RNA sequence: GGGGGCGUAGCUCAGCUGGGAGAGCGCUUGAAUGGCAUUCAAGAGGUCAGGGGUUCAAUCCCCCUCGUCUCCA
Numbered sequence: 001g002g003g004g005g006c007g008u009a010g011c012u013c014a015g016c017u018g019g020g021a022g023a024g025c026g027c028u029u030g031a032a033u034g035g036c037a038u039u040c041a042a043g044a045g046g047u048c049a050g051g052g053g054u055u056c057a058a059u060c061c062c063c064c065u066c067g068u069c070u071c072c073a
Stems, first nucleotide, its partner, number of pairs: 001072007010025004019056001027043006049065005
């Protein structure tokens, strides 16, 4: 330098054929209990890596850039 994969909540990851952004763990609050454990209920937390484009509508499609892993040279 070139090819490919990945980037979504604090962490690990789903997200189907373009239309509601989610799960588990963690965190906060409340309840039960003598109890920081455990169980149950509720809640907070997101620039979907960044920018642009297509579309009525983009996490998803296209282009560029960044980071990371890998292959080739």

Predicted 3D model of a 73-nucleotide RNA (transfer RNA) from a Bacteroidales bacterium.
It matches the Rfam family "tRNA". It is annotated as a transfer RNA.